[in-house]
RNA sequence: GCCCGAGUAGCUCAAUCGGCAGAGCACGUGCCUUGUAAGCACGGGGUUCGGGGUUCGAUUCCCCGCUCGGGCUCCA
Numbered sequence: 001g002c003c004c005g006a007g008u009a010g011c012u013c014a015a016u017c018g019g020c021a022g023a024g025c026a027c028g029u030g031c032c033u034u035g036u037a038a039g040c041a042c043g044g045g046g047u048u049c050g051g052g053g054u055u056c057g058a059u060u061c062c063c064c065g066c067u068c069g070g071g072c073u074c075c076a
């Protein structure tokens, strides 16, 4: 340099045919307990990597870029 894949909550990951962004863990509060852990209930937390385009409407489709991972870098 080229090709492929990935980027969504603090972490690990979902999201159907383009139609109100979710789960588990973690965190906070409460219950329970002598207390802690565990368990149960409730709650907070999002620039869906950035920019642009298409569309009534984009996490989803298209283009450019960034970051990460993997592969290739042959012949003469």
Base pairs, nucleotide, nucleotide: 001072002071003070004069005068006067007066010025011024012023013022019056027043028042029041030040031039049065050064051063052062053061
Transfer RNA from an Actinomycetota bacterium, 76 nucleotides, folded computationally. Taxonomically the source falls in Actinomycetota (Bacteria, Bacillati). The sequence was found in a public genome assembly. Model confidence (mean pLDDT): 80 of 100. It matches the Rfam family "tRNA". It is annotated as a transfer RNA. Rfam's curators write: Transfer RNA (tRNA) molecules are approximately 80 nucleotides in length.